[in-house]
Context: one part of a larger RNA
């Protein structure tokens, strides 16, 4: 000094973030218990009595077991006497409860829960495992399982189906592939086409799926609100409720309660940054190691701290790790330096060594920094990111077979139908072709009635013989492209009718499948499985998610270009530097030739004005030239006009981007070939006056030719070469979205947060000027606009330090310092009468305190106060505390995101490691030196430390000075109080594990006496000792000076505090005064002693006035040093035995009392007293 522990006057939570810890209550009977309540609790509610021992009795029992009582006695401070053993109550929040949980920081408000609901599922289920056999659920079966959601009960769950999503539907649209159709292709490959599933489009419906649930204006006869109206827009516009919330930024809203004071709590309001209805609202009795506030009680939590016990530390003996360890003969200060040095550079200090101790400092040790940025580093997770896979749905083939209805398609028969106009008529198309049909009949051409089908409403085809009735029709004529008498092929559309394939349905049994032991049943070409093609597919995997950047995110784009400044007179030249533009446009705005010249102003002309047109002048460009700047351009490159495409094809070689090295695509300029244009011709013309307008590779397309490849061949296919167009703007060009607080790795002080360091716009404070008010009056006080400075506290900004770690807000603790001074002290002015104030000057010696809220720092309030000053020390101070906040991992709310998740928004809850090597410090000690000879005592006193004293009140001065009153001083003298230093323990207290006492339970004893129950069970006392709450003490002066106030005095014949001189003035400075100090190197000084005749000092022994260990001190037989004895003074409280009493009791027996007895025990006191030990001895 720590750990654990007892014990405290007085106060009694003032302590703190917070009663954290500790204390208080405790057990059993007995009285008695409130609001509230789901009636069951709440409840051991609160509050209150009793409780030991003896003696005798009654009752219950079978009792000697065991329990309920009654009387009567006696003891203590205390009788659940120790152990055991709830503090209690009120308000609110959250979750109903019991449970569950992050094994190792989070036990919560977080999971579960019972209850609600919604959804899927009829059994080979739905779900789910698993490649599959094959299992779970279930040997269960809708009162059941299975998934979500929400979270008792109680009142209640409002409006939206637009969006996503589920579920259903579907005329049309879209919708793969095989299988058809068609074109193609000696085959194919491919093309198109029609059919046409999921699935989407489209329609419905579903919120207790995901989710969402508004704005502006006027308006009531005070005013304020605003029932009312009025607009604009939604899918629809937040109902009922709650409400500054665990959600409220503003915010410490605003009222009330509490409280001296009240960021807290509670209750109300409520304009709710951003509440709200099963992402559940409101409310709620019981619970709860939950969260916040509040009363009683009860205490070392604290005023303000002390004593004690114990295990360590500390010492001796004896075993003996570890962390660390560049070196090292390991100081402080101020500067320096990569901006925070033991080790540099100046100064100061500084003789060697040992032990203690707390721990400033070694930017101490621990961990290649978790934060924060980099990486073409990584995982976990998300989703409408990119790209896939499972896996599901759907079509299709295969296992796979028969029959039937309907109906599609193709191919055949049969049978009808086929209307531009003209034309007698409804002419499908070609060819043949002059005749074909009929006249008798079972009948019948041809007509007219009727009946059917078509239909362009004109007819046309078939029936019917009921009537008429032998002829009707082409050929020929007319019209027109063409002419059906009658035959053949053929189109196209319909009817019917067969193979053949197809759709949609039903049957069938035989494959498959399930059940059953088997008989057999059920299902059935479907299922299942396999191929195979669309569709959906964060349920899985793979990956991407750029880049500059006064950090990084946001933002921007300084990521490609073009001009101008910047830029410093060759050329380059940076910044997220100023100031501005491009990603085109034009077939004229291009070429070329003539010809002509603006803008603007003047003077003059019908309407005609400043301005429209004409004449005339002036007018180096003040205009135009498409578009930015800037250069050019009047001989024009401006402006009309006429002809015209040179804005054409090849193909060079320079330049430029890209200075000085390569370079790619783009821009240019000059040439050449070759076809053109304009001009008489020179000539100009390879776009626009120049300087911006742009883009590889792969792939596609188009374009004219050639080339090549599949053994030959191929007009078909594939491939090339050339030019064109069609893209990357992050512009020399990946095919790509985001979270991580669950988080890794590599690494950076190349780059943030702290803090330091430069800066000082910002801050803080001074000062110049004097506008101005102050009744006049700048300057008693107050001071605007401009103007200058200082500090280095605050915010920035800077990125120098430091990312192989310099522990980050507050708070405590203690220490130094500065002053720009809050108070004390000393002037000065006053709009200073006095009090009491203001402003100011000098001054840092001492003081600046307690509480409430809040984590706060800060502020706001309370009361005091002589005053509650500011600021610095790595925003001093976590190897010194704390851990409230802020900042991991858990939740919960708002907001924000489809989500994962996110928030200098709120909220509950969450780990503080180190045995001290150096060094500083603060004590204690050993040794050398200081003689060219040893000591002992005693002093000086350079330096050094100290606040040892602060401050305030009261009496008198005095009710005086002053003043009209009203009030009301001082000098100085005393008295005390208060902070604060030193020191002590007669007194008052505290402890007081020495001691005495009492007393419970157990154990050893017959009793006495004891042990244990904490390292005194517990309870009453208590000496010495240490102690504070107690007691003491703690100045005058003197000196030099500061502001100031003065003498003399001049510069400047006056004046003048100053220049020379001098005189007083402050708690401040230096003395006094306490105290450290010969190791003060200049190492002192005085006295005595000693020097070979040995002084003196240690050890050793007996100890304590001293003391961790050294040391100090006392003694050591010539002796009171300890111990023992005796007495003295203390503590406690009256031993044992013994006798006598004692309520009772037949007795035995009997708590306990009284005497013996202020006894017994006891004592770290104090005197006596050598009885025992200081002996023997050593260096």
């Nucleotide at each position: 000094c720590c750990g654990a522990c007892g014990u405290c006057a007085g106060g009694g939570a003032a302590u703190u973030c917070g009663g954290c810890a500790a204390a208080u209550u405790a057990g059993u009977c007995c009285c008695g218990u409130a609001a509230g309540u789901u009636c069951g609790c709440g409840a051991u509610a609160a509050g209150g009595g009793a409780u030991g021992c003896c003696u005798g009795c009654c009752c219950c029992g079978g009792a000697a077991a065991g329990g309920g009582g009654c009387a009567g006695g006696u003891c203590g401070c205390a009788g659940u006497g120790a152990c055991u053993c709830g503090g209690g109550a009120g308000c609110u929040c959250c979750g109903a409860c019991u449970g569950u949980c992050u094994a190792c920081u989070a036990a919560c408000a977080a999971c579960a829960u019972a209850g609600g609901u919604g959804a899927c599922u009829g059994c080979c289920a739905a779900u789910c495992c698993g490649u599959a056999a094959g299992g779970a659920c279930u040997a269960g079966u809708a009162c059941a399982g299975u998934c979500a959601c929400u979270g008792a009960a109680u009142c209640c769950u409002g409006c939206c189906c637009a969006g996503u999503g589920c579920g259903g539907g579907u005329a049309u649209c879209u919708g793969a592939a095989c299988a058809c159709c068609c074109a193609u292709u000696a085959c194919a490959a491919u093309g198109g086409g029609a059919c046409g599933a999921a699935g989407g489009a489209c329609c419905c419906g579903u919120c207790a799926a995901c989710g969402g649930c508004g704005g502006g204006g006027g308006u009531a006869a005070c005013u304020a609100u605003g029932a009312c109206c009025c607009u604009c827009u939604u899918a629809a516009g937040g109902u009922a409720g709650c409400g500054u919330a665990g959600u409220a930024c503003c915010u410490u809203g605003c009222c009330g309660c509490u409280u001296u004071a009240g960021u807290a709590g509670c209750g109300g309001c409520u304009u709710g940054c951003a509440u709200g209805a099963a992402u559940g609202g409101a409310u709620c009795a019981a619970c709860g190691a939950g969260a916040g506030c509040u009363c009683c009680g009860c205490u070392g939590u604290c005023c303000c701290g002390a004593c004690g016990u114990u295990g360590g530390g500390c010492c001796c003996g004896g075993u003996g790790a570890a962390c660390c360890g560049u070196a090292c003969g390991u100081u402080c200060c101020a500067g320096u330096g990569c901006g925070g040095a033991g080790u540099c550079u100046g100064g100061a200090g500084a003789c060697c060594c040992c032990c203690a101790a707390g721990g400033g400092g070694a930017a101490g040790c621990g961990a290649a920094g978790a934060c924060c940025c980099u990486a073409u580093a990584g995982a976990g997770c998300u989703u409408u990111a990119c790209u896939g896979c499972a896996g599901g749905c759907u079509g299709u083939c295969g296992c796979u077979g028969g029959g039937g209805u309907a109906u599609g398609g193709c191919c055949g028969c049969u049978g009808a139908u086929g209307u531009g106009c003209a034309g007698c008529a409804u002419a499908g198309g070609u060819a043949g072709a002059a005749g074909u049909c009929g006249u008798u009949a079972c009948g019948c051409a041809g007509g007219c009635a009727c009946c059917c089908g078509c239909g362009c409403u004109a007819g046309c085809g078939g029936g019917c013989c009921g009537c008429c009735g032998a002829g009707a029709c082409g050929c020929c004529a007319u019209u027109g492209a063409a002419a059906u008498a009658c035959u053949a092929c053929c189109c196209a559309u319909c009817a019917g009718u067969g193979a053949c394939c197809g759709u949609a349905c039903c049957c069938c049994u035989c494959a498959c499948u399930c059940c059953g032991g088997g008989a057999g049943g059920a299902g059935g070409a479907c299922a299942c499985c396999g191929g195979u093609a669309g569709c959906c597919a964060g349920g899985c995997a793979g990956u991407u998610u750029g880049a500059c950047u006064g950090g990084g995110g946001c933002g921007g784009u300084a990521c490609g270009c073009g001009c101008u400044c910047g830029a410093a007179a060759a050329g380059a030249u940076a910044u997220c530097g100023a100031g501005c533009g491009c990603g085109c446009c034009c077939u004229a705005u291009g070429g070329u030739c003539a010809c002509c010249u603006c803008a603007u102003c003047c003077g003059g002309g019908u309407c005609g004005g400043c301005a429209a047109c004409c004449c005339g002048g002036a007018a180096c460009a003040g205009a135009g030239c498409g578009c930015a700047a800037g250069a050019g351009c009047a001989u024009a490159c401006g402006g009309u006009g006429g002809c015209c495409u040179g804005a054409c094809a090849g193909u060079g070689u320079c330049c430029u981007c890209g200075a000085u090295a390569a370079c790619a695509a783009g821009g240019g300029a000059c040439g050449u070939u070759g076809a053109c244009g304009c001009g008489a011709a020179a000539g100009c013309g390879u776009g626009g006056u120049c300087u911006a307008g742009c883009g590889a590779a792969c792939c596609c397309a188009u374009u004219a030719g050639c080339c090549c490849g599949a053994u030959c061949g191929a007009u078909g296919c594939g491939g090339g070469c050339a030019a064109u167009g069609g893209c990357u703007g992050a512009c020399a060009g990946a095919a790509a979205a985001g979270c991580u607080a669950c988080c890794u790795u590599a690494g950076g002080g190349a780059u943030a947060a702290c803090a330091g360091a430069g800066u000082c716009g910002u801050c803080a404070c001074c000062g110049g000027c004097a506008a101005g008010a102050g009744c006049a009056c700048a300057u008693a006080u107050c001071g605007a606009c401009c103007c200058g400075g200082u500090g280095g506290c605050u915010u920035g900004c800077u990125a120098c330090c430091u990312c192989g770690a310099u522990g980050u807000c507050g708070g405590u603790u203690c220490c130094c310092u500065c002053c720009a001074u809050c108070c004390u002290g000393c002037c000065u002015g006053u709009g200073c009468a006095g009090a009491a104030g203001c402003a100011g000057g000098c001054a840092a010696g001492g003081g600046u305190g307690a509480g409430g809220u809040u984590g706060u720092u800060c502020g706001c309030c309370u009361a005091u106060u002589a005053a509650a000053g500011g600021a610095g020390g790595u925003c001093g101070u976590g190897a010194g505390c704390u851990g409230g906040g802020u900042u991991u991992a858990g939740a919960c709310c708002g907001u924000c995101g489809u989500g994962a998740g996110a928030c200098a928004g709120g909220u509950c809850g969450g780990c503080u490691g180190c045995u001290a090597u150096c060094u500083a410090u603060u004590g204690g000690g050993g040794g050398u030196g200081u003689u060219a000879u040893g000591g002992c005592g005693c002093c000086u006193g350079a330096c050094g430390g100290g606040a040892a004293c602060g401050u305030c009140c009261g009496u008198a001065u005095a009710g005086u000075a002053c003043g009209a009153g009203a009030g009301g001083a001082a000098c100085u003298a005393c008295g005390g109080a208060u902070g604060g230093a030193u020191g002590c323990c007669a007194c008052u207290g505290g402890u007081g594990u020495a001691c005495c006492g009492g007393u419970u339970g157990u154990c050893c004893g017959a009793g006495a006496g004891g042990g244990c129950a904490c390292g005194u069970g517990c309870c009453g006392g208590g000496c010495a000792g240490c102690u504070a709450c107690g007691c003491a003490u703690c100045a005058c002066g003197g000196g030099g000076u500061a502001a100031g106030g003065g003498c003399u005095g001049a510069a400047c014949g006056c004046a003048u505090c100053u220049a020379a001189g001098c005189c007083c003035g402050a708690a401040a400075c230096c003395c006094a005064c306490c105290u450290g100090g010969a190791a003060a190197a200049g190492a002192g000084g005085c006295g005595c002693c000693g020097c070979c005749u040995g002084a003196g000092a240690c050890c050793a022994c007996u100890c304590g006035u001293a003391g961790a260990a050294g040391a100090c001190g006392a003694g050591u037989u010539c002796g009171a040093u300890a111990g023992a004895c005796u007495c003295g003074g203390g503590g406690u409280g009256u031993a044992c035995g013994c006798a006598c009493c004692g309520a009772g009791g037949c007795a035995a027996c009997g708590a306990g009392g009284u005497g013996u007895u202020g006894a017994g025990c006891c004592c770290g006191c104090g005197a006596g007293c050598a009885c025992u030990a200081a002996c023997c001895g050593g260096u």
This is a predicted structure of a 1179-nucleotide part of an RNA (large-subunit ribosomal RNA, half B) from a Halobacteriales archaeon. The organism belongs to Halobacteriales, within Archaea. It matches the Rfam family "Archaeal large subunit ribosomal RNA". The full RNA is in RNAcentral, with records from ENA.